[in-house]
RNA sequence: GCGCCGUUAGCUCAGUUGGUAGAGCAACUGCCUUUUAAGCAGAUGGUCACUGGUUCGAGUCCAGUACGGCGUA
Repeated sequence: GCGCCGUUAGCUCAGUUGGUAGAGCAACUGCCUUUUAAGCAGAUGGUCACUGGUUCGAGUCCAGUACGGCGUA
């Protein structure tokens, strides 16, 4: 240099044929307990890496950029 893969909540990861975002853990609040832990319940938390394009509509499709990984010369 070229090819391929990855980037989604604080962390680890789902997300099907394009129809408007989810889980577990953590943290927060409440219940329970003499207290803590454990357990139960609830709510919160998102510029879907970035910039454009296509579309009525994009996490998903297209192009470019950045970062990481693998392969190749």